[in-house]
Context: one part of a larger RNA
RNA sequence: CUGGGCGUAAAGUGUCGUGUAGGCGGCGGCCCGCAUCGCAUCUGAAAGCCCGAGGCUUAACCUCGGCGUUGGAUGCGAGAUGGGGUCGCUUGAGGGUGGCUGAAGGAACGGGGAACUCGUGGUGAAGCAGUGAAAUGCGUUGAUAUCAUGAGGAACACCAAAGGCGAAGGCACCGUUCUGGGCCACUCCUGACGCUGAGGCACGAAAGCUAGGGGAGCGAAGCAGAUUAGAGACCUGCGUAGUCCUAGCCCUAAACGCAUGCCUGCUAGUUGCCCCGCCUAUGGCGGGGUGACGUAAGCUAACGCGUUAAGCAGGCCGCCUGGGGAGUACGAUCGCAAGAUUAAAACUC
Numbered sequence: 001c002u003g004g005g006c007g008u009a010a011a012g013u014g015u016c017g018u019g020u021a022g023g024c025g026g027c028g029g030c031c032c033g034c035a036u037c038g039c040a041u042c043u044g045a046a047a048g049c050c051c052g053a054g055g056c057u058u059a060a061c062c063u064c065g066g067c068g069u070u071g072g073a074u075g076c077g078a079g080a081u082g083g084g085g086u087c088g089c090u091u092g093a094g095g096g097u098g099g100c101u102g103a104a105g106g107a108a109c110g111g112g113g114a115a116c117u118c119g120u121g122g123u124g125a126a127g128c129a130g131u132g133a134a135a136u137g138c139g140u141u142g143a144u145a146u147c148a149u150g151a152g153g154a155a156c157a158c159c160a161a162a163g164g165c166g167a168a169g170g171c172a173c174c175g176u177u178c179u180g181g182g183c184c185a186c187u188c189c190u191g192a193c194g195c196u197g198a199g200g201c202a203c204g205a206a207a208g209c210u211a212g213g214g215g216a217g218c219g220a221a222g223c224a225g226a227u228u229a230g231a232g233a234c235c236u237g238c239g240u241a242g243u244c245c246u247a248g249c250c251c252u253a254a255a256c257g258c259a260u261g262c263c264u265g266c267u268a269g270u271u272g273c274c275c276c277g278c279c280u281a282u283g284g285c286g287g288g289g290u291g292a293c294g295u296a297a298g299c300u301a302a303c304g305c306g307u308u309a310a311g312c313a314g315g316c317c318g319c320c321u322g323g324g325g326a327g328u329a330c331g332a333u334c335g336c337a338a339g340a341u342u343a344a345a346a347c348u349c
Base pairs, nucleotide, nucleotide: 003321004320005319006318007303008302012317014203015202017201018200022196023195024194026089027088028087029086030085031084032083034082035081036078037077038076039075040074041073042072043071050066051065052064053063054062055061092193093190094189095188096186097185098184099183100182101181105179106178107177108176109175110174111173112156116152117151118150119149120148121147122146123145127138128137164171165170208249209248210247211246212245213244217243218242222238223237224236225235261316262315263314264313265312266311269293270292271291272290273289274288275287276286277285278284279283298305299304322349323348324347331342332341333340334339
């Protein structure tokens, strides 16, 4: 190099969103003849191997002839397929016009009510809170309860759904502004402009870090009360960081959705929901999305998958190759750090 694989056995990168190199690439005409194919010539040393014949009394050994040397070069030819050039096409792709879509996907600003905690004042009286039971705790300096008023921070009940949007992470009170995506119809324009994508760039929950704010509730650490043989826990009372905002890092995850990379074509259906369009509109038809069934074919070790494939094919990328050692050591890159990424071996079973 070749092979077999990657839902659950080892194996799909968090998103691959964007995109470089590379790989792959729609229909028709003409030209070239680089790859490719055919023929011829030259070369491919000899010995050796193999086949045949011969010489030493055989054999080993030696001699002769043949085959072969899968390769290289040159000339001539072929013109399908790949490639190059050129001309054209519209179905792939993109654009235009009109309509629509959702928690508008993101960002900023402004506003709202419920609840909570705290402050002040009124009523009020001796308990409240908490648990399996208690205790710590709070309360006669008036708590809990209740009413009024003020302040503050965080999160947005019902609507709400198997619902919607986004590439993923993720996104839910209301309004305004800026901004991204998707779908349908018309077939108006461009004319293969495409697919994938090593590296790269970008984004990336929570926790964590730096600086400055903020801090109601909750609450790692910590303190206390219980429980217990002990209790570094589970339960209870407090409570710091944090959770929130701005700017900058970190870059991980059961980053999962179905442990399932992206794109294209093909292969019975039935049924629900969301969006758009058309029609002889309680219905039917077309397109996009999201679910269920379990069936045709098919696949699978089975479970199961089954037009949202794990079916049938093609293109490109990533990854796996017994368990432990180990996602570790060393080195390198990145990081303020925590650490992340890349990634072995000895040894052992």

Model confidence (mean pLDDT): 82 of 100. Predicted 3D model of a 349-nucleotide part of an RNA (small-subunit ribosomal RNA, central domain) from a groundwater metagenome.